[in-house]
RNA sequence: UGCUCAUCCAGAGAGGUGAAGGGCUCGGGCCCGACGAAGCCUCGGCAACCCCCGCCACGGCGGGAAAGGUGCCAAACCCGGACCCGUCGGUGGGUCGAUGAGCG
Numbered sequence: 001u002g003c004u005c006a007u008c009c010a011g012a013g014a015g016g017u018g019a020a021g022g023g024c025u026c027g028g029g030c031c032c033g034a035c036g037a038a039g040c041c042u043c044g045g046c047a048a049c050c051c052c053c054g055c056c057a058c059g060g061c062g063g064g065a066a067a068g069g070u071g072c073c074a075a076a077c078c079c080g081g082a083c084c085c086g087u088c089g090g091u092g093g094g095u096c097g098a099u100g101a102g103c104g
Stems, first nucleotide, its partner, number of pairs: 001104008013043005021032003026081001028079002044073003049069002051064005083094004
């Protein structure tokens, strides 16, 4: 960095450092932020994708979080718009994005 599949209305924060931004990007809104944003570090926590244990009709089902790899810890992916598909319409889905697993 590309492809495939799955999930995305639940959950879980303190300290240090830092200094003005942040909520992916474009644009509209709304919100967080000098009572200290992003980033980084330490510790803690959440969850259960991989994982671990048991069962299995081999499709899965139940349990665990002790060990290990990620992830996450304001608000539904914060909410709309722009593009595509469906719908009389309201609107629904996709695209996009994030995370994981597998393959290249």
Molecule: SAM riboswitch aptamer (S box leader)
Organism: Nitriliruptoraceae bacterium